[in-house]
RNA sequence: CGAGCGGGCCGGACGGCGGCGGGAUGGCGGCAACGCCACCUGAGGAAAGUCCGGGCUUUUCAGAGGCAAGGCAGCUGCUAACGGCAGCCGGGGGCGACCCCAGGGCCAGUGCAACAGAAAGAGACCGCCCCGCCCCGUAAGGGCGGAGCAAGGAUGGAAAGGUGGGGUAAGAGCCCACCAGCGCAAUGGCGACUUUGCGGCUAUGUAAACCCUGCCCGAAGCAACAUCCGUAUGGGACACAGGGCGUUUUUGCGCCCGGCGGAGCCUCGCGCUUUGUCCCGGUGAUGGCGUGAGCCGCGCGGCGACGCGCGGCCAAGACAGAUCGCCGUUUGAUACAGAACCCGGCUUAUGGCCCACUCGGUAC
Numbered sequence: 001c002g003a004g005c006g007g008g009c010c011g012g013a014c015g016g017c018g019g020c021g022g023g024a025u026g027g028c029g030g031c032a033a034c035g036c037c038a039c040c041u042g043a044g045g046a047a048a049g050u051c052c053g054g055g056c057u058u059u060u061c062a063g064a065g066g067c068a069a070g071g072c073a074g075c076u077g078c079u080a081a082c083g084g085c086a087g088c089c090g091g092g093g094g095c096g097a098c099c100c101c102a103g104g105g106c107c108a109g110u111g112c113a114a115c116a117g118a119a120a121g122a123g124a125c126c127g128c129c130c131c132g133c134c135c136c137g138u139a140a141g142g143g144c145g146g147a148g149c150a151a152g153g154a155u156g157g158a159a160a161g162g163u164g165g166g167g168u169a170a171g172a173g174c175c176c177a178c179c180a181g182c183g184c185a186a187u188g189g190c191g192a193c194u195u196u197g198c199g200g201c202u203a204u205g206u207a208a209a210c211c212c213u214g215c216c217c218g219a220a221g222c223a224a225c226a227u228c229c230g231u232a233u234g235g236g237a238c239a240c241a242g243g244g245c246g247u248u249u250u251u252g253c254g255c256c257c258g259g260c261g262g263a264g265c266c267u268c269g270c271g272c273u274u275u276g277u278c279c280c281g282g283u284g285a286u287g288g289c290g291u292g293a294g295c296c297g298c299g300c301g302g303c304g305a306c307g308c309g310c311g312g313c314c315a316a317g318a319c320a321g322a323u324c325g326c327c328g329u330u331u332g333a334u335a336c337a338g339a340a341c342c343c344g345g346c347u348u349a350u351g352g353c354c355c356a357c358u359c360g361g362u363a364c
Base pairs, nucleotide, nucleotide: 001360002359003358004357006355007354008353009352010351012330013329014328015327016326017325018324020042021041022040023039025038026037027036028035029034044336048347049346051345052344053343054342055341056221057220058219059218063268064267065266066265067264070216071215072214073213074088075087076086077085078084089103090101091100092099093098104212105211109210110209111206112205113204125153126152127149128148130146131145132144133143134142135141161179162178163177164176165175166174182199183198184197185196186195188193225287226286227285228284229282234280235279236278237277238276239275242257243256244255245254246253247252258273259272260271261270294313295312296311297310298309299308300307301306
C1' cells in the first nucleotide's frame, strides 16, 4: 500500500436574533379563570418493523387438573423474562484473522424418495461361477434347466460400511490391518462431550413429513383502563327459571337440585340466581403519563454475559400537533430518520472516526 476480519465511539459544538411544546419555579397584573415576562427543559441510535420477552390494565381470585392449538430444542451460566446474551461442546466453511448451524429423536409406528433404474430397503437388469441335458464340435462357442454370488458394469443426490490384502468354483466382515459408524468399560470434565481400550461386524436419507420426547404458554391491549361531570333518575331491542328443605314472627340466613357467568373444549373450584344482556345517546375533564428491571462516575468480584457497594443526577410528555428557521465561527454539518403507556432484546435503514488482528506485496 492492497485485500480482509472483529470490535468500540460519535450522530455536531459555540455565539446572536426570532418562533413553538412542557414546567409543581420566580416576578407582575387579575376576585378568579388566566395572561405577560424571566428562568429551566424539549427526540433516536435506531424513536422504525411490531418479530420475541416482560411490566401495567380489564376480563371470575386468570385458580387446579386434563385435552386441543401454538411455540422452543447441544451444555453450563446470566437475566424480571426471553426464541435474547456470555462462555464452552459438536459439526461445517476459510491459507488465516474469523464466520455459520433450521444442533432432541427415523432400533415406537406410518409416510415419502420425482426422473432414471431390475431394485429406494433388504435388490439379480447386464454380469461372474458351478452342475445337468441338447446343438455343433479338435477346441472354443451357443441354447434350455437347476444351484450359488452383491466382486465388476449400468441408473441415481443416495445401491446395502470404505481402502488394501488373504480367501473362494465365483464371491462375500468369510478372515486380517487401518479408517468411519455403533455398543460397553475406564479416564478427564458440573455438563454437552473428550481420550484410550475392548467387542460383535453393522439395514440409506428425510422429523424446514405426520409423529414421539421434554419444557413454555388464557385472551385482548393505553383509542387498555379508572374516576368525575353531563345527556337523564333517558330511549330501544332481546331473554327470563326457578323448585325443595331447615331456621326465623317477617325481612333474611344456610343447605340440596336446577339454571347462568372466563377462555377452543371438558371436569373441579369460585361468583350470581332476579332482573340480566346488547345497542343508541359525549370526539367532555382529570388520572393512567414520566423515579424507572432509570442514567452517569468510581471501586470490588467474575474469562464473560452480569452482579454488588459507594457517590452524584432527574432528563420530552402532545392529544392526532411542539422539538424549528436565519446569520456567523469551526476544514466541514451531511446520511438514515420524528417519541405517542413503558422497559429488555432481535432485525432492518444509515453518515463518519478510531483501535486490535489476518493474508499478500513493496521498501529499509
Predicted 3D model of a 364-nucleotide RNA (Bacterial RNase P class A). Its Rfam family is "Bacterial RNase P class A". Rfam classes the family as a ribozyme. From the family's description: Ribonuclease P (RNase P) is a ubiquitous endoribonuclease, found in archaea, bacteria and eukarya as well as chloroplasts and mitochondria. The coordinates come from a structure-prediction model, not an experiment, and the mean pLDDT is 76.